[in-house]
Predicted 3D model of an 87-nucleotide RNA (c-di-GMP-I riboswitch aptamer) from uncultured Steroidobacter sp. It was read from a public genome assembly, where an Rfam model found it. It matches the Rfam family "c-di-GMP-I riboswitch aptamer". Gene Ontology term of the family: cyclic-di-GMP binding. From the family's description: GEMM was predicted in a large-scale screen for bacterial structured RNA regulatory elements. Genes associated with GEMM are involved in a diverse array of functions, including chemotaxis regulation, signal transduction, secretion and chitin. Its mean pLDDT, the model's own confidence on a scale to 100, is 83. Lineage of the source: Bacteria > Pseudomonadati > Pseudomonadota > Gammaproteobacteria > Steroidobacter.
RNA sequence: CGAGCUCAAGGGCAAACUCGUCGAAAGGCGAGGACGCAAAGCUUCCGGUCUAACGGAGAUUUCUCCCAAGACAGCGGGGUUGCCUCA
Numbered sequence: 001c002g003a004g005c006u007c008a009a010g011g012g013c014a015a016a017c018u019c020g021u022c023g024a025a026a027g028g029c030g031a032g033g034a035c036g037c038a039a040a041g042c043u044u045c046c047g048g049u050c051u052a053a054c055g056g057a058g059a060u061u062u063c064u065c066c067c068a069a070g071a072c073a074g075c076g077g078g079g080u081u082g083c084c085u086c087a
Stems, first nucleotide, its partner, number of pairs: 002086003012037002017032006035074001041080003045077003048072003055066004
């Protein structure tokens, strides 16, 4: 540097859902729980997706629309670090 995650060894992470908690929400965190994962480690640089508080527009009685500076790394790509096995 290349290939694999089928097998072996030691392990790791943890979807849905439930409870608690933070948040306007999307969602995050903690505990339980395992659908899956060989980067399901880290990083919003690019595309995508979700939300729409603040702000803006309209309406005018709490409604509709737009907007990411919010979020997703378990949507894809890039960057970066790395266990095991094979060659």